[in-house]
Context: one part of a larger RNA
RNA sequence: UGACGGGGGCCUGCACAAGCGGUGGAGCAUGUGGUUUAAUUCGAAGCAACGCGCAGAACCUUACCAGCGUUUUACAUCCCGCGCUAACCCAAGAGAUUGGGUGUUCCCUUCGGGGACGCGGUGACAGGUGCUGCAUGGCUGUCGCCAGCUCGUGUCGUGAGAUGUUGGGUUAAGUCCCGCAACGAGCGCAACCCUCGUCCUUAGUUGCCAUCAUUAAGUUGGGCACUCUAAGGAAACCGCCGGUGAUAAGCCGGAGGAAGGUGGGGAUGACGUCAAGUCCUCAUGGCCCUUACACGCUGGGCUACACACGUGCUACAAUGGCGGUGACAGUGAGCAGCUAGAUCGCGAGAUCAUGCUAAUCUCCAAAAGCCGUCUCAGUUCGGAUUGUUCUCUGCAACUCGAGAGCAUGAAGGCGGAAUCGCUAGUAAUCGCGGAUCAGCAUGCCGCGGUGAAUACGUUCCAGGCCUUGUAC
Repeated sequence: UGACGGGGGCCUGCACAAGCGGUGGAGCAUGUGGUUUAAUUCGAAGCAACGCGCAGAACCUUACCAGCGUUUUACAUCCCGCGCUAACCCAAGAGAUUGGGUGUUCCCUUCGGGGACGCGGUGACAGGUGCUGCAUGGCUGUCGCCAGCUCGUGUCGUGAGAUGUUGGGUUAAGUCCCGCAACGAGCGCAACCCUCGUCCUUAGUUGCCAUCAUUAAGUUGGGCACUCUAAGGAAACCGCCGGUGAUAAGCCGGAGGAAGGUGGGGAUGACGUCAAGUCCUCAUGGCCCUUACACGCUGGGCUACACACGUGCUACAAUGGCGGUGACAGUGAGCAGCUAGAUCGCGAGAUCAUGCUAAUCUCCAAAAGCCGUCUCAGUUCGGAUUGUUCUCUGCAACUCGAGAGCAUGAAGGCGGAAUCGCUAGUAAUCGCGGAUCAGCAUGCCGCGGUGAAUACGUUCCAGGCCUUGUAC
C1' cells in the first nucleotide's frame, strides 16, 4: 500500500421487512447428471453451466456408430497429355458408384494456338468440428449502470508511498458547494442519440369523415377540420413563489403545466477481476493424422431409462367448468407466399375461386360482458395414458413429426425442509405476431387487452466510502 475481522461509523440495493404471485408435492414438456449403448457426437459447471451453444436432430443438418466404397482427393493453385460440354435413356446396386447407349461443340484468334469446361496422369499440395482457450486474436459473461480508476506538475517522506481523491454539507452519481499544500487534467457519472407522453407547422393517399349529398358498406362525390401517418419545430430549467440551509450546493411545499425535480423506457458497461467462456462461428502459433484422425454413401444414433436435479407448461376447480350470445387491440409477416368468399367435411382439412409485391388485399384476437346450466363430488374439475379411424407436410413419419374425430379418463384435494420473481401501467392474468422453418414451440424475441396489493423501517445479507486492529 492492500486484503481480512463473528471491529466501529455513514450510505445504498426487491437485500430484508410489508405485500402479491409462484417453485419445491402431481402429470407432461425441455435441459443436465447418472446409467445403458455399436454410437447414445462435442462443449457449458456456484452466483456468472443446466428451455445454455441449438432462431427449430425423420433424411440432410451431423461432428457419433455399423457397413459399403474413394485415395491428388468433395474443394484451391501449378505442370503434362487428350478433347466427345452439359443433358437424357437403359442395366446392376441400399446408395455412393459402375457398365452401356443416344446425342452434341462455348469464347477469342495473327489460324500457330490461347482461354473456359471436362477426362486421365504425376507430384508439390489439399483436407482434419483432431489436441492445446494454460501459446493467441476477435467476441462474450461477471462484479456492475457499482461510482469508482488514474495522470502531469508541485509539496511531504531516506524509501515503499502520501497528498490531490481526505474533511463539513449535498446528490442517483469523485453530482455539486464550502474548506484545505495543493493546482489542474484524463477515463468513467451526467448530457449529446433513439423511443413513449403534450402542442404547433408542413403534407393528405392506400389513411380519416365534422358539415352536405349518396351507399348494403367512407361505398362514391366532396373535404383534410378531426384521427392517423412522418419530417421539422416548441416544451422542463428547481425557471417562478414560500420555507429551510451557511447569503452556498441543495432539500421541502405550492402555483402553472400534457409532463416536476434524472418525466417513463432503451442504447451506451471506466481501470481492472475471475490463467472465467469460446481453437466446434471465424482467424491463428505449436503439436499430431496423410490408402487416414481425410472424403463419399446407406442405415442407425444424438429421441435410450431403475433413478437424481434445474427451468417451464397444465391443473387440483364455483372469482370456476360447459353451452349459447357477443364487443374491443397492437407489433409484425406475406409471391415456391398470405389467402377473402363459396361449397364439402363432426373436425384437422379439402375443392373451386378472389384480392394483394400491400397505410389499398390477407393473416386477425382472447380474457372481459350478457343468458342458461352444473352445486362441492375425484365431479359436467383435471387431462396424462392407451385403442382406433383420419388429416397435413415431405422421396420417406417404423425407430422418431404435428394435428383432428370417437372411445379411454391416470396422478392430482394447493404441496415438508427450503427457495424465486416483482415497487406501477409494474406483478398477476388474457390472447396475438415474428425469427428459425417443407413440417414441428409449453422455448426465445416482441406486441397489445384487463389490471392490483404493499413499503413502519434498516437488526440481518451484499456492495461503496472513512476509520481502527493484524503475527496475513

RNAcentral holds the full RNA, with entries from SILVA. Predicted 3D model of a 472-nucleotide part of an RNA (small-subunit ribosomal RNA, 3' major domain) from a metagenome.